[in-house]
Context: one part of a larger RNA
RNA sequence: CUCCGUUAAGGAACUCGGCAAAACAGCGGCCGUAACUUCGGGAUAAGGCCUGCCCACCGUAAGGUGGGCCGCAGCGAAAGACCCCAAGCGACUGUUUAUCAAAAACACAGGUCCCUGCUAACACGUAAGUGGAUGUAUAGGGGCUGAUGCCUGGCCAGUGUCAGAACGUUAAGGGGAAGGGUGCAAGCCCUGAACCGAAGCGCUGAUGAACGCCGGCGGUAACUAUAACCGUCCUAAGGUAGCGAAAUUCCUUGUCGGGUAAGUUCCGACCUGCACGAAUGGCAUAACGAUUUGGGGACUGUCUCAACGGAGUACUCA
Repeated sequence: CUCCGUUAAGGAACUCGGCAAAACAGCGGCCGUAACUUCGGGAUAAGGCCUGCCCACCGUAAGGUGGGCCGCAGCGAAAGACCCCAAGCGACUGUUUAUCAAAAACACAGGUCCCUGCUAACACGUAAGUGGAUGUAUAGGGGCUGAUGCCUGGCCAGUGUCAGAACGUUAAGGGGAAGGGUGCAAGCCCUGAACCGAAGCGCUGAUGAACGCCGGCGGUAACUAUAACCGUCCUAAGGUAGCGAAAUUCCUUGUCGGGUAAGUUCCGACCUGCACGAAUGGCAUAACGAUUUGGGGACUGUCUCAACGGAGUACUCA
């Protein structure tokens, strides 16, 4: 040094952090169990008590009741949950970086939009063909969201998509007015205007659970402050509900309250949102989680502060 055991007093003072260790202890019996809740749960919640052996009685039995016996100790060994409070995220069981990441990432039921009428759409293939599917819109493919509850606001100017028998533009091609070269000529060759020509684009409209976007300045109330109110500029329209110093807040350790003797973290508020915001979903949410954060109890060599012992390496000598 490695692994293990024990330790006075204290008991997280350690540390990024109780990491590690210790402790709790039968998913045995009896009693008893809160908030919250989707009424299923939460729950073995929490928290107590009991547990051996002998005899009698009751009982089919498991066991119950009474009496007695022994020990420090009766689930007599081993094995075998720590618990609670409060927040964030993700509903959940699952899945993942074989070999540094298991998660808040992926998936998921559920929601919604688009495509598809069957030789389907779509995918693979040069093709034949095959899958889709021996299926048929309660089906199949694709995108987004992600249980459930309450909801999901405004903007179609830009981009995309869809629709539109008109009109404009638009290629090859058709068309040949007109002109040219050559030739004696017939002819041959060349240039070529109107006009007719598709999709596309323009144009007209629709469409946001399509890509996306969702303002500025000035003034105003009989203390002050503030501004329900007014004016003005710009815009396609100027962010609705809800939430908010947040996994988002720079200034910032914002301010106030709680917790502590003391709290850049945490919880509850406020709103001045640098730069939340509604299926790139918003806000809640019981249950769940080797998840993240804060607190408490229990317990301890994590520490004050180290000591002793055991086993094994290493090292030295033989």